This is a predicted structure of a 76-nucleotide RNA (transfer RNA) from a Chloroflexota bacterium. It matches the Rfam family "tRNA". Its family is annotated with triplet codon-amino acid adaptor activity in the Gene Ontology. It is annotated as a transfer RNA. Its mean pLDDT, the model's own confidence on a scale to 100, is 85.
RNA sequence: GCCCCCAUCGUCUAGCGGCCCAGGACGAAGCCCUCUCAAGGCUUAAACAGCGGUUCGAGUCCGCUUGGGGGCACCA
Numbered sequence: 001g002c003c004c005c006c007a008u009c010g011u012c013u014a015g016c017g018g019c020c021c022a023g024g025a026c027g028a029a030g031c032c033c034u035c036u037c038a039a040g041g042c043u044u045a046a047a048c049a050g051c052g053g054u055u056c057g058a059g060u061c062c063g064c065u066u067g068g069g070g071g072c073a074c075c076a
Stems, first nucleotide, its partner, number of pairs: 001072007010026004018056001028044005049065005
């Protein structure tokens, strides 16, 4: 330098154009239960890397950028 893959709550993840103002588990907070704690039950907060494009409609498709991973080439 070229090519490929990945990026979503604090963490791990679901998502394959409309059922998503984004769901689940763990964790966090509150309440219930309990003599207390744990367990259990209920509730709440919390995320689409950034910009642009396509489309009636984008987390999803396309381009660029950023970050991470891998492969190839160069290495006089």